[in-house]
This is a predicted structure of a 72-nucleotide RNA (transfer RNA) from Halicephalobus sp. NKZ332. Taxonomically the source falls in Halicephalobus (Eukaryota, Protostomia, Rhabditida, Panagrolaimoidea). Model confidence (mean pLDDT): 82 of 100. Rfam family: tRNA.
RNA sequence: GCUCCCUUGACGCAGUGGUAGCGUGCUGGUCUCCUAAACCAGCGGUCGCGGGUUCGACCCCCGCAGGGAGCU
Numbered sequence: 001g002c003u004c005c006c007u008u009g010a011c012g013c014a015g016u017g018g019u020a021g022c023g024u025g026c027u028g029g030u031c032u033c034c035u036a037a038a039c040c041a042g043c044g045g046u047c048g049c050g051g052g053u054u055c056g057a058c059c060c061c062c063g064c065a066g067g068g069a070g071c072u
Stems, first nucleotide, its partner, number of pairs: 001071007010024004018055001025043006048064005
C1' cells in the first nucleotide's frame, strides 16, 4: 500500500428498510432471622463520526476514525 471482517445501554450480543431488543449489571420490591438464590417492576443507548439515497435508514451507498485478520 491492497483486500476482507467488526464498531448497537456499564459489559456480552441480537436486530439485513417501517417508532431499538435479550442476557448480565444497576436500583427498588416480594421472600428470608440475615445474606445469597429465585421471582416482579424499573433504570440505562442522538445505533463510532460526517455526508448521500429513500416517504422512511441500526440496516443500502460514499468518506473518515478505532479494532482485528490476510496479502504484498